[in-house]
RNA sequence: CGGAUUGACUCUGGAGAGCGGCCAUAUCGGCCCACCGAAGGGGAAGGCGGCCAAAUGGUCGCUCACACUCUCAGGUUACCGGACAGAGGGGCGA
Numbered sequence: 001c002g003g004a005u006u007g008a009c010u011c012u013g014g015a016g017a018g019c020g021g022c023c024a025u026a027u028c029g030g031c032c033c034a035c036c037g038a039a040g041g042g043g044a045a046g047g048c049g050g051c052c053a054a055a056u057g058g059u060c061g062c063u064c065a066c067a068c069u070c071u072c073a074g075g076u077u078a079c080c081g082g083a084c085a086g087a088g089g090g091g092c093g094a
Stems, first nucleotide, its partner, number of pairs: 005094003009088005018033001020032004034076003040072001041070003046063007
């Protein structure tokens, strides 16, 4: 200097579930009940290896997995947020 990957940034799309009750208030909160899964986070089937054992098997360690699962967190009119996807750029980081 150039390229690739990846993250960030900008734009666009973007689901689900009570406009619940009570208290308080010029606030955007607190408590309770009922729900949702697509911020984030936790979990493990399996795989590999060691040890014990005649063996079925037991145990320990490492690794590993999602949009599965849990519902801690977050969310349940709109706004905001939102996994993921598409597009962008003088190229911002690694």

RNAcentral holds the sequence, with entries from Rfam. A computed fold for a 94-nucleotide RNA from Thiogranum longum, annotated as Glycine riboswitch aptamer. The prediction has a mean pLDDT of 77. NCBI's taxonomy places the organism under Bacteria, Pseudomonadota, Gammaproteobacteria, Ectothiorhodospiraceae, Thiogranum.